A computed fold for a 608-nucleotide part of an RNA from Chenopodium quinoa, annotated as large-subunit ribosomal RNA, domain V. Rfam family: Eukaryotic large subunit ribosomal RNA. Its family is annotated with structural constituent of ribosome and ribosome in the Gene Ontology. Its mean pLDDT, the model's own confidence on a scale to 100, is 81.
Context: one part of a larger RNA
RNA sequence: CAGGGAAAAAAGACCCUGUUGAGCUUGACUCUAGUCCGACUUUGUGAAAUGAAUUGAGAGGUGUAGGAUAAGUGGGAGCUUCGGCGCAAGUGAAAUACCACUACUUUUAACGCUUAUUUACUUACUUUGUGAGUCUGAAGCGGGGCAAUGACCUUCCUUUUAGACCUGAGGUCCUCUUUGCGGGCCGAUCCGGGCGGAGAACAUUGUUAGGUAGGAAGUUUGGCUAGGACGACACAUCUGUUAAAAGAUAACGCAGGUGUCCUAAGAUGAGCUCAACGAGAACAGAACUCUUAUGUGGAAUAGAAGGGUAAAAGUUCGUUUGAUUUGGAUUUUCAAUACGAAUACGAACCGUGAAAGCGUGGCCUAACGAUCCUUUAGACAUUUUGAAGUUAAAGCUAGAGGUAUCAGAAAAGUUACCACAGGGAUAACUGGCUUGUCGCAGCCAAACGUUCAUAGUGACGUUGCUUUUUGCUCCUUCGAUGUCGGUUCUUCCUAUCAUUGUGAAGCGGAAUUCACCAAGUGUUGGAUUGUUUACCCACCAAAAGGGUUCGUGAGCUGGGUUUAGACCAUCAUGAGACAGGUUAGUUUUACCCUACUGAUGACAGUGU
Repeated sequence: CAGGGAAAAAAGACCCUGUUGAGCUUGACUCUAGUCCGACUUUGUGAAAUGAAUUGAGAGGUGUAGGAUAAGUGGGAGCUUCGGCGCAAGUGAAAUACCACUACUUUUAACGCUUAUUUACUUACUUUGUGAGUCUGAAGCGGGGCAAUGACCUUCCUUUUAGACCUGAGGUCCUCUUUGCGGGCCGAUCCGGGCGGAGAACAUUGUUAGGUAGGAAGUUUGGCUAGGACGACACAUCUGUUAAAAGAUAACGCAGGUGUCCUAAGAUGAGCUCAACGAGAACAGAACUCUUAUGUGGAAUAGAAGGGUAAAAGUUCGUUUGAUUUGGAUUUUCAAUACGAAUACGAACCGUGAAAGCGUGGCCUAACGAUCCUUUAGACAUUUUGAAGUUAAAGCUAGAGGUAUCAGAAAAGUUACCACAGGGAUAACUGGCUUGUCGCAGCCAAACGUUCAUAGUGACGUUGCUUUUUGCUCCUUCGAUGUCGGUUCUUCCUAUCAUUGUGAAGCGGAAUUCACCAAGUGUUGGAUUGUUUACCCACCAAAAGGGUUCGUGAGCUGGGUUUAGACCAUCAUGAGACAGGUUAGUUUUACCCUACUGAUGACAGUGU
């Protein structure tokens, strides 16, 4: 002095992962103090007025028609005080006397149980004060008042400030250790075993039901993933393709579909033939209708696609419920586990058809769900602990209620105040691979260049190079390679801006353009911005382009990014967020090698 040791310091604080945390928030999940409200309790005694319920006794009812005020039902041809009423007839939806019963509305009485309300009491209880000192009632020759002279009402004694006074004068009685700072009573009314004041069966307390409750607590906050987040679902499934002619076969490959629908769109039998198009149905024009010819399916078959299908699997009719009960076996996925879906059979009972037959849902490939719990159905049955019976419970078999994160936890955020374990399995710098993109250079020659492709330029095409752009990838580094720009200083490249020497021109000169050898030398000063970049001014021969771990922070700077403090806009319920803006913000360490300086030095050798 700072080039290297990708120097040291610190198991990266950024990023991701972990079935690892913490701080904070709330519309997360589960609880909870507190608070509010109801019931009972703590909780006792009266009065007034009110309502309900019970048992009685009364009263009431007007559509129209019907001599009329029909609540309704059953029995009913008689009842009678001899006046009449009723039956019958008639009206009407319903018929009346008499007997019995039932509603509805309303009045009143009794009874005792009570609901709610208002108002008292004091003894529970609550609260408050004091050194628990004037509380209650009465009396009195106290004072005052009155229409009531009374068993009436009221009052009963400091009150400007400061100071002083505050052991009682007096009377009476007793005892005498003989007169004493001896004692009692009155003076200073009596009574009351409630210390006064305020509230009060309300507060309050206890038990319990409910509401509210980030005030407090605990916990959670999926997965896949060309880093994560946002998006999507490639998380359960089906068709075609990728898929390479058996089967199998991946990607956030490609084109699509499913969480349904159907008592027929299921089963069976019979008849028929579809889509499309030609000709005809006088003249009158056109997807209707009728006739006829052709018609391998060009139609239809619930839905995606693929496959299948013609006296049918389509279409039109007929009859039906086999879309039923029960048992194992098998195929697919596959671990040869489950579920789902499917196949061929056994035992029943049926449908259809003349019958052979066919039929255990949909022509085939998708259309779906464990344990635990609850619930439904089934049976002369099993268990419930000494025996028996009932109830109840348990067990067995078959279904349903559902887990789409689909072999099935019940679960929101934020952190820039953050933490821990790890990761180069994984992002943000450099570097490496690639070169789409950026940059540069060719080939061919349509065209431009007044004429003329090639002085110069060059479309449509096509071939390369470079790693000064960017993207892709994730190979190296997360027990850290200090991360933008500027400054200082060194060296290199040429795809040459100027300067030296040349060739060509649509080179008359000047100026300019194209090209060659060429990196020796030079390539500036300012305004603005943190800027690289961009734009502008000025001078100049010229104001070329780049590399060097995007050269260079143990060289500087710290304007910007990128911690902690704040402000604004926007977003969010909030904690907070923001490739939006703004402001303030610690830049650590020289042991070694090399280079250079001190050094024209010190020592030794050799030569002239």